The RNA shown here (c-di-GMP-I riboswitch aptamer) has 79 nucleotides and comes from a Deltaproteobacteria bacterium. Its mean pLDDT, the model's own confidence on a scale to 100, is 83. The sequence was found by an Rfam model in a public genome assembly. The organism belongs to Myxococcia, within Bacteria.

RNA sequence: ACCUGCCAAGGCCAAUCUCUUCGCAAGGAGGGUGCGGAAAGCUACGGGUCUUCGUUGACGGGACAGCCGGGCUGCCAGG
Numbered sequence: 001a002c003c004u005g006c007c008a009a010g011g012c013c014a015a016u017c018u019c020u021u022c023g024c025a026a027g028g029a030g031g032g033u034g035c036g037g038a039a040a041g042c043u044a045c046g047g048g049u050c051u052u053c054g055u056u057g058a059c060g061g062g063a064c065a066g067c068c069g070g071g072c073u074g075c076c077a078g079g
Stems, first nucleotide, its partner, number of pairs: 002079004012037002017032006035066001041072003045069003048064004053060002
């Protein structure tokens, strides 16, 4: 460096619900909770889903990385 993730070890993240808060909304942030996860770390590049405005479409704005794929990075163990 590459591959694998059954067993460990030290840990990490945090679904849902809830409280506070931001947002027109999807949804985001913080506290509690702990469904789950070997990248459930980062990234909106492709697809998809959701939302908003212009009119509903086309087209544009926004959201989702724990929807799928891609890109970058990482601990441990074994090969």